[in-house]
């Protein structure tokens, strides 16, 4: 840093710790001492990749990431007057380069 594919679904409870956090900016909107982040232990989701089944296709399977409030919590750019809907950038993730 580049490509493709995904992003309306699913999945939490202990201990440390103490005042944040929901990706950045700005705005909402929430979540937060009935304990934010971050760490550590057990849980669970999910199946891109491995693997395995004559395996296109489709299944099992959990070894490798990954996730486990709100669509990626909404808004920003374009279209469709509004509401909302649909696209888009940017993000994340994962395989490849």
């Nucleotide at each position: 840093u580049c490509u493709c594919a995904u992003c309306c679904a699913g999945a939490g409870g202990g201990g440390c710790a103490g005042a944040g956090g929901g990706a950045a900016a700005c705005g909402g909107c929430c979540c937060g001492g009935c304990g934010a982040a971050g760490c550590c232990c057990c849980g669970g989701c999910a199946a891109c990749c491995a693997u395995c089944g004559a395996c296109a296709g489709c299944g099992a399977c959990a070894g490798g990431u990954g996730c486990c409030a709100a669509g990626u919590c909404c808004g920003u750019c374009c279209c469709g007057a509004c509401c909302c809907g649909g696209g888009g950038a940017a993000g994340a993730u994962g395989a490849g380069g």